[in-house]
Molecule: c-di-GMP-I riboswitch aptamer
Organism: Longimicrobiaceae bacterium
RNA sequence: AUCCGAUAACGGCAAACCCGUCGAAAGGCGGGGACGCAAAGCCCCGAGGCUAAAGUGAGCCAGUGCUCGCCAUGCCAGUCGAGCCGCCGAA
Numbered sequence: 001a002u003c004c005g006a007u008a009a010c011g012g013c014a015a016a017c018c019c020g021u022c023g024a025a026a027g028g029c030g031g032g033g034a035c036g037c038a039a040a041g042c043c044c045c046g047a048g049g050c051u052a053a054a055g056u057g058a059g060c061c062a063g064u065g066c067u068c069g070c071c072a073u074g075c076c077a078g079u080c081g082a083g084c085c086g087c088c089g090a091a
Stems, first nucleotide, its partner, number of pairs: 004089002012037002017032006035078001041084002045081003048076003055070006
C1' cells in the first nucleotide's frame, strides 16, 4: 500500500414517526427523534423503482369540467452495480 472488518478505539451518519417549509406529486430542506449503517461519504454512468404537473389518447359531460391509460424533462444514492475520496488496525 492492497485485501479484509473485530464484543477494539476515536468518532460519524440518521430510518420510521412528529412539527415547520417548498413541491401537482414522488420527494427535498430545517428541527426533534433513532430503525439501522464500515462508507447510510460524494457522484444519475448502467440497471431498477416512485410520481404524472405539462403533454397526449379514450370515455363522460355539454362547464372554464371530470375519469382512466401512456409518458420524465421530476424524484429515489438508506434498491443494486460502477467510479471517486476516506477514520482505525485485531484476526